Description
Predicted 3D model of a 158-nucleotide RNA (c-di-AMP riboswitch aptamer (ydaO/yuaA leader)) from Streptomyces dysideae. RNAcentral records the identical sequence in 2 taxa. Of the family's consensus pairs, 92% are formed in the model. Rfam family: c-di-AMP riboswitch aptamer (ydaO/yuaA leader). About the family: This family represents a conserved RNA structure found upstream of the ydaO and yuaA genes in Bacillus subtilis and related genes in other bacteria.
RNA sequence: CGUGCGCACGCGCCGAAUCCCGUAAGGGAACCGGGGAACCACCACCUUGGGGUGAAUCGAGCGGAUACCGCCGUGGCAGCACGGUGGGUAUACGCGCGUAGGAGACCUUCCUGCUCCGAACCCGUCAGCUAACCCGGUAGGCGAGAAGGAAGGAAAGG
Numbered sequence: 001c002g003u004g005c006g007c008a009c010g011c012g013c014c015g016a017a018u019c020c021c022g023u024a025a026g027g028g029a030a031c032c033g034g035g036g037a038a039c040c041a042c043c044a045c046c047u048u049g050g051g052g053u054g055a056a057u058c059g060a061g062c063g064g065a066u067a068c069c070g071c072c073g074u075g076g077c078a079g080c081a082c083g084g085u086g087g088g089u090a091u092a093c094g095c096g097c098g099u100a101g102g103a104g105a106c107c108u109u110c111c112u113g114c115u116c117c118g119a120a121c122c123c124g125u126c127a128g129c130u131a132a133c134c135c136g137g138u139a140g141g142c143g144a145g146a147a148g149g150a151a152g153g154a155a156a157g158g
Stems, first nucleotide, its partner, number of pairs: 011143004018029004030138006040128001049126001050123004058098002061095003065091005070085006101117004106153007
């Protein structure tokens, strides 16, 4: 000097997930989500189930698996049964590739780049929108160059 790990105090990011009161249980504000009329919409819906939160949808390709059909062989009068085949279709899964879309250091918008994400979970046969009304959530996980330009603000300094 560089890198890795751990701890503390700060600064910041994704996200609704913050603040206040209370000894506590809990309560309130704020933000967020769901259900729920008329009118409108759908002219349909009822297993190929449907729906919700979320940016997280969709596509072709490869791989093996399951099911059905076809083909072949064996048994049988026949219906059919057993085995083989990857010739076709479908379903879910895995792997990478792409993609609708999404995020990135004062804030918003625009332009040009770069780096990433493109998941997961829930309801349980049921829900279009939706005033009144009703019911819930306030978690978790990360970062150490975090790019540049324009307009309008904010803050700090003088």